[in-house]
RNA sequence: GGAGUCGGCCAGGCAAUCGCGAGUUUUUCGAAACUCGAGGAAAGUCCGGGCUCCACAGGACAGGGUGCCAGGUAACGCCUGGGGGGUGUAAGCCUACGGAAAGUGCCGCAGAAAACAGACCGCCUGUUGUCAUUGAUUCGGCGAUUGCCGGGGCGUGCAACCGGUAAGGGUGAAAAGGUGCGGUAAGAGCGCACCGCGCUAUGGGUAACCAUAGUGGCAGGGUAAACCCCACCUGGAGCAAGACCAAAUAGGGGAACUGGCAGCGUCAGCUGCCGCGCGUGGUCCGCGCCGUUCCCGGGUAGGUCGCUCGAGCCCCGUGGCGACGCGGGGCCUAGAUGAAUGAUUGCCCAAGACAGAACCCGGCUUAUCGGCCGGCUCCCUCC
RNA sequence: GCGGGCGUAGUUCAGCGGCAGAACAUCAGCUUCCCAAGCUGAGAACGCGGGUUCGAUUCCCGUCGCCCGCUCCA
Numbered sequence: 001g002g003a004g005u006c007g008g009c010c011a012g013g014c015a016a017u018c019g020c021g022a023g024u025u026u027u028u029c030g031a032a033a034c035u036c037g038a039g040g041a042a043a044g045u046c047c048g049g050g051c052u053c054c055a056c057a058g059g060a061c062a063g064g065g066u067g068c069c070a071g072g073u074a075a076c077g078c079c080u081g082g083g084g085g086g087u088g089u090a091a092g093c094c095u096a097c098g099g100a101a102a103g104u105g106c107c108g109c110a111g112a113a114a115a116c117a118g119a120c121c122g123c124c125u126g127u128u129g130u131c132a133u134u135g136a137u138u139c140g141g142c143g144a145u146u147g148c149c150g151g152g153g154c155g156u157g158c159a160a161c162c163g164g165u166a167a168g169g170g171u172g173a174a175a176a177g178g179u180g181c182g183g184u185a186a187g188a189g190c191g192c193a194c195c196g197c198g199c200u201a202u203g204g205g206u207a208a209c210c211a212u213a214g215u216g217g218c219a220g221g222g223u224a225a226a227c228c229c230c231a232c233c234u235g236g237a238g239c240a241a242g243a244c245c246a247a248a249u250a251g252g253g254g255a256a257c258u259g260g261c262a263g264c265g266u267c268a269g270c271u272g273c274c275g276c277g278c279g280u281g282g283u284c285c286g287c288g289c290c291g292u293u294c295c296c297g298g299g300u301a302g303g304u305c306g307c308u309c310g311a312g313c314c315c316c317g318u319g320g321c322g323a324c325g326c327g328g329g330g331c332c333u334a335g336a337u338g339a340a341u342g343a344u345u346g347c348c349c350a351a352g353a354c355a356g357a358a359c360c361c362g363g364c365u366u367a368u369c370g371g372c373c374g375g376c377u378c379c380c381u382c383c
Numbered sequence: 384g385c386g387g388g389c390g391u392a393g394u395u396c397a398g399c400g401g402c403a404g405a406a407c408a409u410c411a412g413c414u415u416c417c418c419a420a421g422c423u424g425a426g427a428a429c430g431c432g433g434g435u436u437c438g439a440u441u442c443c444c445g446u447c448g449c450c451c452g453c454u455c456c457a
Base pairs, nucleotide, nucleotide: 001379002378003377004376005375006374007373008372009371010370012348013347014346015345016344017343018342020037021036022035023034024033025032026031039354043365044364046363047362048361049360050359051238052237053236054235063234064233065232066231067230068082069081070080071079072078083097084095085094086093087092098229099228103227104226105223106222107221120169121168122165123164124163126161127160128159129158131157132156133155135154137152138151139150140149141148142147177195178194179193180192181191182190196218197216198215199214200213201212202211203210204209242305243304244303245302252296253295254294255293256292257291259274260273261272262271263270264269275289276288277287278286279285312331313330314329315328316327317326318325319324349352384453385452386451387450388449389448390447393407394406395405396404401437409425410424411423412422413421430446431445432444433443434442
């Protein structure tokens, strides 16, 4: 100098004018002055907690979630540190990473075989053959000889069968550890060396785990983001939670009074007719009864609280590798409810991204122009 | 603001580890003088990005889009 990687930070600045929300003070109740006024993600609503209401004797089951180890924390599926695995030359990055020796399910196609191991092709010993034989050999016949013909067993080949084998072939994502040497009829952890795996011991570490030594020839496919088993956690709903005040109208409950005429009457009331509504527009018939005054409670509109001082922020010291804890000092930093945080102008620069609170907090994830600072790695050059 | 559900052909729905189907629609052919109906055939899709698995529309995570519900009492 170049390339890369990790962590932290900023998120246009200044000024003027007009405007908006909240608080405090003043007030001539019209208002005025001063102060404060979005984010690192306010987002997605994916986890955890506070808070509120409901449910609940205890315990267990079911359901849901988490899943290497240790720690942090109010808690977590988050964070920190460590281990194993993968990847990169490295710094570094990624990792749902308990159990398949409890049981069940699934593994399409291909392949002999996809899970009790078995054996399709192949390789090998043996037996049989009315099979072949150009091999060597033997017997017989013919021929003067080279030789020719026929037969026997041996060997070889071929076929069938009983066995041995799993080295090789081929299929597949996956087929009873891998490579090499020895060994064998052919083979095989059958034997040996190294690697892998299991078990044991020792040492280190809180642990996960690691290292070393010994030992066993080797357990026996994969899948649990399939059911499941094991360990741990877990009641449900959510601020439109919930609490308080409380109109008008309608409706609910209670008390009192209650239309006209006639008849009966034991003077409490009953019956009939007239009236209104519904079934049917009308008649008959059936069913129902209106109205006035007062009181009570629920609830709606509306209003108030919940609402922002909190696992809060900053600085210093201190313990810890770290997440974080402890101690001291300082600070108050949006709280709306049709919902404020904006607009215009000027100047400067590296030319401004993603996006905006709605009960609060801790995380995760996703979106994001450009820039600053620091640690580390690799390459090149120079001293 | 809070809670729940769904994304598969042009449309409406199946399928839920092993070659993605149906109906209607579209197109082509046959039939008809022409159209409709009918018959035959064809094209056309798993919202997107990762992961688990031999294999993902299906299982898991993230993301995008759409839809529904939410005063109180009974």
Two RNAs folded together computationally: RNase P RNA and transfer RNA, 457 nucleotides in total. The prediction has a mean pLDDT of 78. It holds a member of the Rfam family "Bacterial RNase P class A". The family's RNA type in Rfam is ribozyme. Rfam describes the family as follows. Ribonuclease P (RNase P) is a ubiquitous endoribonuclease, found in archaea, bacteria and eukarya as well as chloroplasts and mitochondria.